Predicted 3D model of a 72-nucleotide RNA (transfer RNA) from a Candidatus Yanofskybacteria bacterium. Rfam family: tRNA. The sequence was found in a public genome assembly.

RNA sequence: GCCCCUAUAGUUCAACGGAUAGAACAACGGCCUUCGAAGCCAGAAAUGGGGGUUCGAAUCCCUCUAGGGGCA
Repeated sequence: GCCCCUAUAGUUCAACGGAUAGAACAACGGCCUUCGAAGCCAGAAAUGGGGGUUCGAAUCCCUCUAGGGGCA
C1' cells in the first nucleotide's frame, strides 16, 4: 500500500428492512437475615461519528474512526 472481518447496556451475546432493540451476568434498590452471602422481586441502562437510499435502517450504500486478520 491492497483486501477481508468486527463495532449494540458496565461485560458477553441476540435481533427477515417493519410491534416499545431482547437476554444472561454485573451494578443499584427492595424482600429475606442479628449482619452478610445465597435466594426471590422490581426498575434503570445500549445500536462508534457523519452522510445517503427507503414509507420505514442496528440491518443496505459511501466515508471517517477504532480493533482484528490476510497478501505484498